[in-house]
RNA sequence: GCCAAUGUAGCUCAGUCGGCAGAGCGGCGCACUCGUAAUGCGCAGGCCUGGGGUUCAAAUCCCCACAUUGGCU
Numbered sequence: 001g002c003c004a005a006u007g008u009a010g011c012u013c014a015g016u017c018g019g020c021a022g023a024g025c026g027g028c029g030c031a032c033u034c035g036u037a038a039u040g041c042g043c044a045g046g047c048c049u050g051g052g053g054u055u056c057a058a059a060u061c062c063c064c065a066c067a068u069u070g071g072c073u
Stems, first nucleotide, its partner, number of pairs: 001072007010025004019056001027043005049065005
């Protein structure tokens, strides 16, 4: 320098025939227990890397950047 993949909650990841976002772990509260752990129930937490475009409507499609990872030279 070229090519590709990835970027969504604190962490690991789902969600890509476009219809206003979920799980597990973690955190907090309650129940249970003599107490803790475990278990059960509930709650909070992200408008999806940034900008622009298409559309009635974009995490999802298109373009340009940025970051990470891999490959080639």